Predicted 3D model of a 352-nucleotide part of an RNA (small-subunit ribosomal RNA, central domain).
The RNAcentral record of the full RNA draws on ENA and SILVA.
Context: one part of a larger RNA
RNA sequence: UUGGGUUUAAAGGGUCCGUAGGCGGACGGCUAAGUCAGUGGUGAAAGUCUGCAGCUCAACUGUAGAAUUGCCAUUGAUACUGGUUGUCUUGAAUCAAUGUGAAGUGGCUAGAAUAUGUGGUGUAGCGGUGAAAUGCUUAGAUAUCACAUAGAAUACCGAUUGCGAAGGCAGGUCACUAACAUUGCAUUGACGCUGAUGGACGAAAGCGUGGGGAGCGAACAGGAUUAGAUACCCUGGUAGUCCACGCCGUAAACGAUGGAUACUAGCUGUCCGGUGCACAUUGGUGCGCUGGGUGGCCAAGCGAAAGUGAUAAGUAUCCCACCUGGGGAGUACGUUCGCAAGAAUGAAACUC
Numbered sequence: 001u002u003g004g005g006u007u008u009a010a011a012g013g014g015u016c017c018g019u020a021g022g023c024g025g026a027c028g029g030c031u032a033a034g035u036c037a038g039u040g041g042u043g044a045a046a047g048u049c050u051g052c053a054g055c056u057c058a059a060c061u062g063u064a065g066a067a068u069u070g071c072c073a074u075u076g077a078u079a080c081u082g083g084u085u086g087u088c089u090u091g092a093a094u095c096a097a098u099g100u101g102a103a104g105u106g107g108c109u110a111g112a113a114u115a116u117g118u119g120g121u122g123u124a125g126c127g128g129u130g131a132a133a134u135g136c137u138u139a140g141a142u143a144u145c146a147c148a149u150a151g152a153a154u155a156c157c158g159a160u161u162g163c164g165a166a167g168g169c170a171g172g173u174c175a176c177u178a179a180c181a182u183u184g185c186a187u188u189g190a191c192g193c194u195g196a197u198g199g200a201c202g203a204a205a206g207c208g209u210g211g212g213g214a215g216c217g218a219a220c221a222g223g224a225u226u227a228g229a230u231a232c233c234c235u236g237g238u239a240g241u242c243c244a245c246g247c248c249g250u251a252a253a254c255g256a257u258g259g260a261u262a263c264u265a266g267c268u269g270u271c272c273g274g275u276g277c278a279c280a281u282u283g284g285u286g287c288g289c290u291g292g293g294u295g296g297c298c299a300a301g302c303g304a305a306a307g308u309g310a311u312a313a314g315u316a317u318c319c320c321a322c323c324u325g326g327g328g329a330g331u332a333c334g335u336u337c338g339c340a341a342g343a344a345u346g347a348a349a350c351u352c
Stems, first nucleotide, its partner, number of pairs: 004323003007306002012320001014201004021194003025088007033081002035077008048066007091191001092188003095184006103177007110154001114150008125136002162169002206247006215241002220236004258319006266297014301308002325352003334345004
């Protein structure tokens, strides 16, 4: 390299958008580039293969044929691919109507809890643990009541619930923005799929500048435990956690399962729509059918098995990414990016 693979053995990019490229719906016309067929030329000789012949045989040699899978020219074929042209509606998009949701951004706002402050009541303990101690407290704590202030997070509802490309998103409300689903079959008429390079987004921690700081809490200090205890437990507590702007660009970024399309038995929940029937008619309830999501069980099939099984890991097609024994090593070197931390790319010697 070919091949074979990528849930768990090595291997799916964190996610999306999109350039080049690759691939691409139905029915016709034209063309004849790819494709197929015929003919001609060329494809040196030697060599190779086959037949025959010559050295007494063979090696060797001669002769005839084949092969020389190619290239060029020309004459045809037109199923498929391509090109071009015309038409179509089922893919895709648009429009309208009806809905849906913790989707996003910004503002306003609510109650519970916590802490602190001031004042009142009140008196000797409080707190904490396996047990204690450090700690707080007669300068009046803990407890309790009233008021004030502050920051952060939103009990119940709440759920194999919902939404989002992923990361993620949860008190209420307003404004702005986006998405999705169903129905209509109204409009365009293949406008599609994927996507190297590239771009955007991207938890937590961390970094820069300026704010904020209640609770929690790396580091740190003290008390315990212990043989020791740089821990687990306790009392404190700085950065941080929060906000604005700018970086970082990584995670078990997981469904450890790339995206798209089509097809292939069933049963049963649930969420959002459409629709039929029955019963009630005041909101509706029940049973079916159907579209889209989200779960459970299982036939065939697949799988090394666990399992998966229409949300496939089944049957197929298209495109991208990645893997090729363990260690060395996600290291070294170089390069790019970054304020830094570091990230990305990414070997070899050697060894088993």